[in-house]
Context: one part of a larger RNA
Molecule: large-subunit ribosomal RNA, domain IV
Organism: metagenome
RNA sequence: CGGUGUUGAAGGAACUCGGCAAAUUGCCCGCGUAACUUCGGGAUAAGCGGGACCCGCAGGUGCGCAAGCAUCUACGGGUGGCACAGAAGAGGGGGUAGCGACUGUUUACUAAAAACACAGGGCUCUGCGAACGCGAAAGCGGACGUAUAGGGUCUGACGCCUGCCCGGUGCCGGAAGGUUAAGAGGAGAAGUGCAAGCUUUGAAUCGAAGCCCCGGUAAACGGCGGCCGUAACAAUAACGGUCCUAAGGUAGCGAAAUUCCUUGUCGGGUAAGUUCCGACCUGCACGAGGGCGUAACGACUUCCCCACUGUCUCCAACACCGGCUCA
Numbered sequence: 001c002g003g004u005g006u007u008g009a010a011g012g013a014a015c016u017c018g019g020c021a022a023a024u025u026g027c028c029c030g031c032g033u034a035a036c037u038u039c040g041g042g043a044u045a046a047g048c049g050g051g052a053c054c055c056g057c058a059g060g061u062g063c064g065c066a067a068g069c070a071u072c073u074a075c076g077g078g079u080g081g082c083a084c085a086g087a088a089g090a091g092g093g094g095g096u097a098g099c100g101a102c103u104g105u106u107u108a109c110u111a112a113a114a115a116c117a118c119a120g121g122g123c124u125c126u127g128c129g130a131a132c133g134c135g136a137a138a139g140c141g142g143a144c145g146u147a148u149a150g151g152g153u154c155u156g157a158c159g160c161c162u163g164c165c166c167g168g169u170g171c172c173g174g175a176a177g178g179u180u181a182a183g184a185g186g187a188g189a190a191g192u193g194c195a196a197g198c199u200u201u202g203a204a205u206c207g208a209a210g211c212c213c214c215g216g217u218a219a220a221c222g223g224c225g226g227c228c229g230u231a232a233c234a235a236u237a238a239c240g241g242u243c244c245u246a247a248g249g250u251a252g253c254g255a256a257a258u259u260c261c262u263u264g265u266c267g268g269g270u271a272a273g274u275u276c277c278g279a280c281c282u283g284c285a286c287g288a289g290g291g292c293g294u295a296a297c298g299a300c301u302u303c304c305c306c307a308c309u310g311u312c313u314c315c316a317a318c319a320c321c322g323g324c325u326c327a
Base pairs, nucleotide, nucleotide: 001322002321003320004319005318006317007316008315010313011312014311019308027051028050029049030048031047036041038157052079053078054077055076056075058073059072060071061070062069063068080084092306093305094304095303097301098300099298100297104116105115120155121154122153123152124151125150126149132141133140134139158293159292160291161290163224164223165222168221169220170217171216172215173214174213177212178211179210183206184205188201189200190199191198192197225243226242227241228240229239252286253283264280265279266278267277268276
């Protein structure tokens, strides 16, 4: 000097990105417990008190025929200690908001999460030698299953809901029409031959799917406007005009895990608050590709409070271990 522990005056988070770490709490019994709630919960909520030993009295339980043995408990009185759940083991608590419903799962060796999964919901494919997958095939899985089944995909308990656009792309449907390959067809034409013929070439016309075309479909891929004017202060614009579009963002939410300007503005909390909470709405660039709520749950994230402390003001001592120096 360092490591691991123990203790600490006064203060008590002033430390710090952040109470990280440490401290507090901790068991059993009695009392007592809020908002909210899916009525289960929240709850060991919070908070308060008791606990050893001796004596007395009463009772319970087990075993036993019984005597009794073992053990537990309530009540009354008393005794000792600094301390009685005397050591060890053994929840700190409360409020607020975000995200995810929940228990689970994950980056074996820097991430455990708001990521994945999940019950539940939707769309779609699949009639069984199923769809789909593996394989060159045989074959196998699916499944010794059969649409209350199986595959794909999106969403993600529950509650209230899930608007508008089918122009583009995709998918589905469409006995017409257009285009159209091989093929069919052969009007003709050419070569050759005396000819029969042979060999080429070949126009109409008939020819599938696909594409064009006509419809449907958004819990398919996706998309969901601009400018100008207007009310008897001003401001604002329910209202009007105009351009464009397939249609111009409904409900709900909103400076948000999304807000650039921004520490927006107002309110709350603090003596003082770029964070936090409640509002406002001017949404750079929320929005039903889910939106908005939500009890319970979380080694998640945010802010605050109580308790507690060597985190700190500000460091000190002690124990053990190591380093270093000297012998």